[in-house]
Context: one part of a larger RNA
């Protein structure tokens, strides 16, 4: 390399725009570059291969012959491919009408709850836990009523729902801003697909400046259990945890299942358009689910939302261990990340 494969057995990039590049819809012409045919040249000889000869044979050795898989000249041939051109409308964007959602930034707002403080009522205990102690209370706690305040998160509605590229997203209210669908077929004519580098995004935890600080809480402390008990339980409590602005780029970033188009029986459920019906529906998109034909599978299981049939790009694997280490490189303030061996071992 050729071959095989990547849900769970090693392997889908965390998501996404996009550069090179690969590939790429109908027709017509024209050309002959890829590809085909024919013909000539060149492919040096030994040497190997064969096929008939010479030494008695055999090694050895002569003559042929194919082989030298390629290059260059030429003459044609025009399906396919490329290139030029004219053109199409089916993909693909554009437009106009409707529509949908916890989709995305900012600003405002709201009511429980919780902790705190103030006042009031009121006495002795609250608290916790299998049990109990730590702790908190006569300096007057729990409790119950009232007013104030402060930050976080938003019960119900909620759901097998919806949106989003993914990472996410959920009180309410406005602004602004993205997207998806559907109806029409008005316009543009392949503008299309993927996509190495690169750019942007990207839970949680952490980094850095300044703010905030109820709640929960790593660290810590103390109280229990226990042989012990650096833990599970319990009391407390810092850093987080919230908010700007910068960084870190990392997950069981899961559908452990790449994008994209095409085809391959149906039966249900719901969310959302549209067409028709009084009306119940029916019929016709577009998501989410469930259960199968056919077909796949090593099996579980997948089954029009494929993992089934096929095209096209991209990414990745190649027995465990040593290693996701070590060197080196970039990149990051760090913590560390990215890329990524070898020896030796079984």
């Nucleotide at each position: 390399c050729u071959g095989g494969g990547u849900u769970u057995a090693a392997a889908g990039g965390g998501u996404g725009c996009g550069u090179a590049g690969g590939c790429g819809g109908c027709u017509a012409u024209a050309u002959a570059a890829g590809u085909c045919a024919g013909a000539g040249g060149u492919g040096a000889a030994a040497g190997g291969c064969u096929a008939c000869g010479g030494c008695u044979u055999a090694a050895c050795u002569g003559u042929g012959g194919g082989a030298u898989u390629g290059c260059c000249u030429u003459u044609g041939a025009u399906a396919c491919u490329g290139u030029a051109u004219a053109g199409c409308u089916g993909g693909a964007a554009u437009c106009a009408g409707g529509u949908u959602g916890a989709a995305g930034u900012u600003a405002g707002u709201g009511g429980a709850a919780u902790g705190c403080g103030g006042c009031a009522u009121g006495u002795a205990g609250c608290g916790g836990u299998g049990a109990a102690a730590u702790g908190c209370a006569u300096a007057g706690a729990u409790a119950u009523g009232u007013c104030g305040u402060a930050g976080a998160a938003c019960a119900c509605c909620g759901a097998u729902u919806g949106c989003g590229a993914a990472g996410g997203c959920a009180g309410c209210u406005a602004a602004c801003u993205g997207g998806g669908c559907u109806u029409g077929a008005a316009u543009u004519g392949a503008c299309g697909c993927u996509g190495a580098g690169g750019c942007a995004c990207g839970a949680a935890a952490g980094c850095g400046u300044g703010g905030g600080g109820a709640u929960c809480g790593a660290a810590c402390a103390g109280g229990a259990u226990u042989a012990g008990a650096u833990a599970c339980c319990c009391u407390g409590g810092u850093a987080g945890u919230c908010c700007a602005c910068g960084c870190c780029c990392u997950a069981a970033a899961c559908g452990a299942u790449g994008c994209u188009a095409a085809c391959u029986c149906g039966a249900u459920g719901u969310a959302u358009g549209g067409u028709u019906g009084u009306a119940a529906g029916a019929c016709u998109g577009u998501g989410c689910g469930u259960c199968u034909a056919a077909g796949g599978g090593a099996a579980a299981c997948c089954g029009u939302u494929a993992a089934g049939u096929u095209a096209g790009c991209c990414a990745c694997c190649u027995g465990g261990g040593g290693a996701g280490u070590a060197c080196g490189u970039u990149c990051g303030c760090a913590g560390g990340a990215a890329u990524g061996a070898a020896a030796c071992u079984c």
Model confidence (mean pLDDT): 88 of 100. This is a predicted structure of a 346-nucleotide part of an RNA (small-subunit ribosomal RNA, central domain) from a metagenome. Its Rfam family is "Bacterial small subunit ribosomal RNA". Its family is annotated with ribosome and structural constituent of ribosome in the Gene Ontology.